[in-house]
Order: sequence, then C1' cells, then structure tokens
RNA sequence: GGCCCCUUCGUCUAUCGGCUAGGACAUCUGGUUCUCAUCCAGGAAAGAGGAGUUCGACUCUCCUAGGGGCUG
Repeated sequence: GGCCCCUUCGUCUAUCGGCUAGGACAUCUGGUUCUCAUCCAGGAAAGAGGAGUUCGACUCUCCUAGGGGCUG
C1' cells in the first nucleotide's frame, strides 16, 4: 500500500428498513428489614463523525476517524 471485519446506555450485548432502540450487570429512588445484605417495584442512561438513498436509516451506499485480522 491492498482486501476484509468491527464501532449501540457506565460495562456486556439484542436489534438485518417501521425505533417511542430491548435485556443483563452496575447505578438512583421507593417498599420489605431494628440495620446491612437479599428480595420486590419503579426511574435515569446509548446508535463513532459527516454526506447520500428512501415516505421512513442503528440497519443500505460513500467518505473520514479509531480498533482488529489477512496479505504484496
């Protein structure tokens, strides 16, 4: 240099064009308890950046950035 893959809540992940983006752990609030833990209920929290296609994009295309793999 070339080709391929990945990037989603704090963390791990689901989602293959209809998203008001789901779950687990963590965290916060309340309940339970003499207190803590456990348990129960509830809350907050995310699409790497940009452009395009589309009625509609996390999802498809292109560029950029970061990470990984193969290779001249």
Background:
Transfer RNA from a Kiritimatiellia bacterium, 72 nucleotides, folded computationally. Rfam family: tRNA. The organism belongs to Kiritimatiellia, within Bacteria.